[in-house]
Predicted 3D model of a 72-nucleotide RNA (transfer RNA) from Candidatus Levybacteria bacterium RIFCSPLOWO2_01_FULL_38_21. Its mean pLDDT, the model's own confidence on a scale to 100, is 83. Taxonomically the source falls in Candidatus Levyibacteriota (Bacteria, Bacteria candidate phyla). The sequence was found in a public genome assembly. It matches the Rfam family "tRNA". From the family's description: Transfer RNA (tRNA) molecules are approximately 80 nucleotides in length. Its family is annotated with triplet codon-amino acid adaptor activity in the Gene Ontology. It is annotated as a transfer RNA.
RNA sequence: GCCAACGUAGCUCAGGGGCAGAGCAGACGUUUCAUAAGCGUCGGGUCGCAGGUUCGAAUCCUGCCGUUGGCA
Numbered sequence: 001g002c003c004a005a006c007g008u009a010g011c012u013c014a015g016g017g018g019c020a021g022a023g024c025a026g027a028c029g030u031u032u033c034a035u036a037a038g039c040g041u042c043g044g045g046u047c048g049c050a051g052g053u054u055c056g057a058a059u060c061c062u063g064c065c066g067u068u069g070g071c072a
Stems, first nucleotide, its partner, number of pairs: 001071007010024004018055001026042005048064005
């Protein structure tokens, strides 16, 4: 330099046109003499950035940025 995949909550990841979610972590409550475990509730997101398509974009297209892999 060329090609491909990936980028979503603090972490690991789902979701691939119409509501942004799960597990773990966190806070609170419940239980216990107490702690842990269990159970319940709650908070937490410019969906990497910009532009385009569309009535509507996390999702489709383009460019850029970053990470990883392959080729040279």